The RNA shown here (small-subunit ribosomal RNA) has 1385 nucleotides and comes from an uncultured bacterium.
């Protein structure tokens, strides 16, 4: 630095990724060489082999190897000799203690760093004195004996550098200072003179021995500081501390032991528990840190496990011993043997870790005079990409951008200069040849030179020979041929990289956030493309990132976090001056901080890794010197910090005793009579045995009305009548007194609201529990009636609260304003107030600044210091267990296991609240008329059925889609058919037709058969039709949640944005809120906003008035004419078609703010939007519609496609919607009469006239229509008739006869006549519409249609009633509020 908590912000806060490393496994691939490196697990067990031996120049010897010698023998061979090189056991030196291995113990007997004193030290190096004489033994060996072995034992002979004395004592060690005590070993080279019989004396040299001091090495001891986790582990310890004596140790000492003292450790964390070998380093990290201690080096501990001593210079001994165990072998059963945490190597264990390899060539050890031998230490070489570092896998050129592959909008794009194909090159690898350093020294030979009296020996120099595991390898040179040499991972975001296909909450992914439920860049394949590269990924694990424990570098008003409140203990911190120290601090010196690593700088393998060399660093410790600023520390002074005295006043501060009045309940007594109490509304419950009311008495408890106040007091908890004792703090004034006596405060102490508890006492009233009545579906609540604990007191306990200002305590500091409560001063006043200053205390509002904001702001959450207490993601939990307290209830202290990507502040837009405010709406109200009940007619669920095609689902589906299902439609069901198809193009290929007529068979479709027949030409053909053939048609098959067009809804609601500025860190606010108006975000004032757009509203249509203009078909005042605007004529009216006129709060009054506007008025046909109509903003409901088209993708292709004929969509216990008709007298029947608009007519309206009761029918005149026709409107009115009866209402079923439309009315049509006359007397909970020419009623008309309206759609006729008024029901609009809601109640 990113991703993740949200609709969006900002903050907090986990939790996830990106980095680096790793003794590493795991998958998937794998040329090569270098340096490194490799059981972390069972310090589990371990077969086999090696890993410590050497010295004959220390000793007796002679087992085996070889040489001589000597005997027999022709030899061959055989015997004998230790003679010689040599050496097996043995004695006896040295050395095994070191080198390897490992990390189980171990929290100090240990590491590390820097110091110290009471010690030892073989081998080495340098001195001194010495190395003289002598003894007794034992092993080997040889004889016996015992044992299975292993081994043992007797007896006997034998040597030494083995052992023991004598002697000597420079020095050494005790010491009563007088002394006294104790050594020694030989062994080899060479030798002239002497001596010797010889060996040898003797002389030299060299190793060796003793003594001994000195060093050097190595070891062992002390001390300081440094060295993990838990306190849910607070007290530990009798040898324990110390002391005197002893003993013991190489040395100091409780290291032991006697004996005396009672100490000695510990909150700076003893003691216990649990975990670890520690460093130098290594990894990460900007560092401070953090986390680990493989390989290498330094120390430590261990060596089957437990103990323990021997020997030694040096252990309590890794390949020694003893002793006990536990494994495992042998075994004759009597015993016995063994320790790989040495190198390989083997089973187990594990995710996992290597040859039973080569050599001493080189370093290095041991012995040894030496040669030389040992040496699994080491050096090297196998295995493993285990890890780091190098190279390779070709290099240039090559466009038709080849094939393929993959995508495609079919045009192409990529993949790609990539291949192919030319031209080269030769590193690795193969092969062939050649072929190194690592070697320098021992030894051996010559020579010199030093040594000697001389020669030799010793010793040094030089030359020559001689030694190589690795390894015939590094490296060189030579052929050949691109010939052998890539792969893994990712590809939604963080994260570089995207697209096809399968798949379809399946399979699957997945580090987090998350993806997958038919269009997946997130599974799975592919294509491409991205990052590393002989490697890549995962998985573990560590440090970062994480300032996420915070020293550097964090925090506690609300995000997790002030202890409930004081006192006060140890701690921490500490006012101003002077002297002195000099711990801490600042500085220079010196000593150490191994070495290796780091890091610079050269420098050697062709590079590099890796190695080597100087340097520097190792931030530390120690000691030594100087400085004294500030700190500390000893002195010694101030007084401002803190504290006393004095004066004064205020106050529900605490604590005892007394006491007064209201009130409530209770008892008594009096009046008085039927209720009272209680609630929403009752009921339980008191009351006629007299309640309540009401008056007087009385008891008794408890608790303080009005004063009374963001008013006082106290540390919190908390405190309220009055009046008196006692007593704590705080405030002001005022001099004076100490003289730093201060603050915090872990533990402790102590107080601590309610409500609990123990013990007694007290008890009116309130009241948990409980009784009992109501209310709910229930009510273990909420209202009620009762009622016990308690509530008081007094004495103990208990110890918690939202014990909250959610704000620890103290001190300094840093603009202001305004309230109050105590004080004390100045002014002024006749006095009291206001007023001015100051201290102290309680509130408000606000400047800088703080803050994530919200807020906080001298009473800070601002700016500093001090101490203290507390936080580290939700949950799980304040839970468990443990400890402590408590009489109990419980308090306090206080995990984990699991889980989950979030919990969360604080503000924002929205939505919603049975929030509030303002407002509107046929939303209630106030009306009229209906639904709901009949009966029919229609649509819908159900339910049936072969099928009952499909959609439509609250509002906003349901007389919807369908302005019209007998066929047809038709989309379904059964049957029969076709299959380039019922319909479009386009192609080869044939035909010359088609079409249409007539016959068989079928229901039909359709097969089959006959007849009849083309056009145009430039003669190549072309057009049309048919048959076949490949493409393809076709689908009302599915997804309306892929979609586009429509279209419902909110809602014709009054609102939805924008640009720019300004405000906020951001979401976002402002503008659009506010104060009037309005139908209206409609206009007008305000206004950090200014202005804009899309709704609004006007522009359109149509009804109302008028005017102009034209009059046919339409009209006829008036003149003529007629049954009759019929005609003639007329334009004056109605009408009609046009084009204008008119209406704007224009005018006047009043409200109001001098506005917008509203009221009321004039005038007019109309007045305040005149009435109706098209018109629907930004968006919402994944609303509707794939079946009205259109359309991506999926499905079907002899069928989900098409044709046909029946059938079905019209079923039918049932249930809703929506009608119609009605139940009747405001009526029904009859009879006569009057008045509309608006439409529509050519497969059509159809008149007059006739038949026919009647549907209807004959005919056919007019009209393609202001001319003809549908067309007689009806209700009304005017007379008669019925008379309350299921009827002269009321018409449904049902019969019978008709009549029309149609190929065809059987499933299934309308109409008429005659009969027939159900059900219904106005409808339950509930529910629709309607505010004026409406509602109600009453008829006309059209659309589709062959026919089929009670339905839609329109017309007009006659015409009501109410609306106090917004509490209430529902929808809706603005503001303003809570919110833990945002797929939004």
């Nucleotide at each position: 630095g990113a991703g993740u908590u949200u609709g969006a912000u900002c903050c907090u806060g986990g939790c996830u990724c990106a980095g680096a490393g790793c003794g590493a496994a795991c998958g998937c691939u794998g040329g090569c060489g270098g340096c490194g490196u490799a059981c972390u697990u069972a310090a589990c067990a371990c077969a086999u082999g090696c890993a410590a031996g050497u010295c004959g120049a220390g000793c007796g010897g002679u087992a085996a190897c070889a040489g001589g010698u000597g005997u027999a023998g022709c030899a061959a061979u055989a015997c004998a000799u230790g003679c010689u090189g040599a050496c097996g056991a043995g004695c006896g030196g040295c050395g095994a203690a070191c080198g390897g291995g490992u990390g189980a113990g171990g929290a100090a007997u240990g590491c590390u760093u820097c110091g110290g004193a009471a010690u030892c030290u073989g081998c080495c190096u340098c001195g001194u004195a010495g190395u003289g004489g002598g003894g007794a033994a034992u092993a080997a060996c040889c004889a016996g004996c015992c044992g299975a072995a292993a081994g043992g034992u007797u007896g006997g002979c034998u040597a030494a550098u083995g052992c023991c004395g004598c002697a000597u004592a420079c020095g050494a060690a005790c010491u009563a200072c007088g002394g006294u005590u104790g050594a020694a070993a030989g062994c080899g080279g060479g030798g002239g003179a002497u001596c010797g019989c010889a060996a040898g004396a003797c002389c030299u040299c060299g190793c060796g021995c003793u003594a001994u001091g000195a060093g050097a090495u190595g070891a062992g001891c002390c001390g300081a500081a440094g060295u993990c986790c838990g306190a849910u582990u607070a007290g530990c310890u009798a040898g324990u501390u110390g002391g005197u004596g002893a003993g013991g140790u190489a040395a100091c000492g409780g290291c032991u032991c006697a004996c005396c003292a009672a100490g000695g450790c510990g909150a700076c964390a003893a003691u216990c528990g649990g975990u670890a070998g520690c460093u130098g380093g290594u990894c990460u990290g900007a560092g401070a840190g953090g986390a680990c201690g493989a390989c290498c080096a330094g120390c430590c501990a261990c060596a089957c496990u437990g103990g323990g001593a021997c020997u030694g210079a040096g252990a309590c001994a890794c390949g020694g011993c003893c002793c006990a165990g536990a494994c495992a072998c042998c075994u004759a059963c009597g015993g016995g043997u063994g320790g790989c945490a040495g190198c390989a190597g083997u089973c187990g264990a594990g995710a996992a870790u290597u040859u039973u390899u080569c050599u001493c060539a080189a370093u290095g050890g041991g012995g040894g005079a030496a040669a030389c031998c040992c040496u699994g230490a080491a050096g090297g070489a196998g295995c493993g990409a285990c890890g780091c570092c190098g190279c390779g896998u070709g290099g240039a050129g090559g466009a038709u951008g080849a094939a393929g592959g993959u995508c495609u909008u079919c045009g192409g794009g990529u993949u790609g200069u990539a291949a192919a194909c030319u031209c080269c090159u030769g590193u690795c690898a193969u092969u062939u040849g050649g072929g190194a350093a690592c070697a320098a020294g021992u030894g051996c030979c010559a020579a010199c030179a030093a040594g000697u009296a001389a020669c030799u020996a010793c010793u040094g120099u030089u030359g020559g020979c001689u030694u190589g595991a690795u390894a015939g390898u590094a490296c060189c040179a030579g052929a050949a041929g691109a010939g052998g040499a890539a792969g893994a991972g990712a590809c939604g975001g963080c994260u570089a990289a995207c697209u096809c296909u399968g798949u379809g909450c399946c399979a699957g992914c997945a580090g987090c956030c998350g993806c997958g439920g038919u269009a997946a860049u997130a599974c799975a394949g592919a294509g491409g493309u991205c990052u590393c590269a002989a490697g890549c990924g995962u998985u573990g694990u560590u440090c970062g990132g994480a300032u996420u424990c915070a020293u550097u570098g964090g925090g506690c008003g609300u995000a997790a976090a002030g202890g409930g409140u004081g006192c006060g203990u140890a701690g921490g911190u500490g006012g101003c001056g002077c002297c002195g120290u000099a711990a801490g601090u600042g500085g220079g010196g010196u000593g150490u901080g191994a070495a290796a690593u780091u890091u610079c700088g050269g420098a050697g393998c062709u590079u590099a890794a890796c190695u080597c060399c100087g340097a520097a660093a190792c931030u530390g410790c120690a000691u030594u010197c100087c400085a004294u600023a500030c700190u500390g520390c000893g002195g010694u002074g101030c007084u401002u910090g803190a504290g006393g005295a004095c004066u004064g006043g205020a106050g529900a501060g605490g604590a005892g005793a007394c006491u007064g009045g209201a009130a409530u309940u209770u008892a008594c007594g009096g009046u008085g009579u039927a209720g009272c109490a209680g609630u929403g509304a009752a009921a339980u419950g008191c009351g006629u045995a007299g309640a309540g009311a009401u008056c007087g008495u009385a008891a008794g408890g408890a608790a303080g009305a009005c004063c009374a106040g963001u008013g006082g007091c106290g540390a919190a908890g908390g405190c309220g009548g009055g009046u008196c004792u006692c007593u704590g703090g705080a405030c002001a004034g005022u001099u004076c007194c100490u003289g730093a006596c201060a603050c915090u405060g872990a533990g402790g102490c102590a107080c601590g609201a309610a409500g609990g508890c123990c013990a007694g006492g007290g008890g009116a009233g309130c009241a948990a529990a409980c009784g009992g009545g109501a209310u709910u579906a229930g009510a273990u609540a909420c209202c009620c009636c009762g009622g016990u604990a308690g509530u008081c007191c007094u004495g103990g306990c208990a110890g918690u609260a939202a014990a909250c200002g959610g704000u620890g305590c103290a001190c300094g500091u840093u603009u202001g304003g305004u309230g109050u409560g105590g004080g004390a001063g100045g002014a002024u006043u006749c006095g009291a107030c206001c007023c001015c200053u100051u201290c102290u205390g309680c509130g408000c509002c606000g400047a800088a600044g703080c803050u994530a904001a919200c807020g906080c702001g001298a009473u800070a959450a601002g700016c500093a210091u001090c101490c203290c207490g507390c936080c580290u993601g939700g949950g799980g939990a304040g839970u468990a267990c443990g400890g402590u307290c408590g009489c109990a209830a419980g308090g306090c202290u206080g995990a984990a296991a699991c889980u989950c990507a979030a919990a969360g502040g604080a503000a924002u837009u929205g939505a919603c609240g049975g929030g509030g405010g303002c407002c509107c709406g046929c939303a209630c109200a106030a009306g009229c008329a209906g639904c709901g009940g009949a009966g029919c007619a229609u649509g819908u669920g159900g339910u049936u059925u072969a099928a009952u095609u499909c959609g439509a689902a609250g509002c906003a589906a349901c007389g919807c889609g369908a302005a019209g299902a007998a066929c047809c439609u038709u989309a379904c069901c059964u049957g029969g058919g076709c299959u380039u198809g019922a319909c479009a193009u386009g192609u080869g290929a044939g035909u010359g037709a088609c079409c249409g007529c007539c016959g068989u068979g079928g229901a039909a479709a359709c097969a089959c058969g006959g007849c009849u027949u083309c056009c145009c030409u430039u003669c190549g053909g072309g057009g049309c039709a048919c048959u076949u053939u490949c493409a393809c048609a076709g689908g009302u098959g599915g997804u309306g949640c892929a979609u586009g067009g429509c279209u419902g809804u909110c809602g014709u609601c009054a609102g939805c944005u924008c640009g720019u500025g300004u405000c906020g860190u951001g979401a976002g606010a402002u503008g659009u809120u506010g104060g009037g108006u309005u139908a209206a975000g409609u206009c007008c004032c305000g206004c950090a906003a200014c202005g804009a757009g899309c709704g609004c509203a006007a522009c359109c249509c149509u009804c109302g008035u008028c005017g102009u203009a034209u009059g046919u078909u339409g009209c006829c005042a008036g003149c003529a004419u007629u049954u009759a605007g019929u005609u003639g004529g007329g334009g004056a009216c109605u009408c009609a078609u046009a084009c204008g006129a008119g209406a704007c709060u224009g005018c006047c009054g009043g409200u109001g703010a001098c506005a917008a506007a509203c009221c009321g008025g004039a005038g007019g046909a109309a007045g305040g939007c005149g009435g109706g109509g098209a018109c629907g903003a930004c968006g919402u409901c994944a609303a509707g519609u794939c079946a009205u088209c259109a359309u991506g993708c999926c499905c079907c292709u002899u069928a989900u496609g098409u044709c046909c004929a029946g059938g079905g969509c019209u079923a039918c216990a049932c249930a809703c919607g929506u009608g119609c008709u009605a139940c009747a007298u405001u009526g029904g029947c009859g009879c006569g009469u009057a008045c509309a608009g608006a439409g529509g007519g050519c497969u059509g309206c159809g008149a007059u006239a006739c038949c026919g009761u009647g549907a209807g029918g004959u005919g056919g005149a007019g009209c393609g229509a202001a001319u003809c026709c549908c067309u007689u409107a009806a209700a009304g009115c005017g007379c008669g008739u019925c008379u309350c009866g299921g009827u002269u209402c009321g018409g449904a079923u049902u019969g019978u006869a008709g009549g029309c439309u149609g190929a065809a009315a059987c499933u299934c049509g309308c109409c008429u006549a005659c009969a027939u006359g159900a059900a219904g007397g106005c409808g339950g909970a509930g529910u629709u519409g309607c505010u004026a020419g409406u509602a109600a009623u009453c008829g006309c008309g059209g659309a589709u249609c062959a026919g089929a309206a009670c339905g839609c759609c329109g017309c007009g006729g006659u015409g009501a009633a109410u609306a106090c008024g917004u509490u209430c029901c529902c929808g809706g609009g603005c503001c303003u509020u809570g919110u833990a809601c945002a797929c939004a109640c």

RNAcentral holds the sequence, with entries from ENA.
Its mean pLDDT, the model's own confidence on a scale to 100, is 87.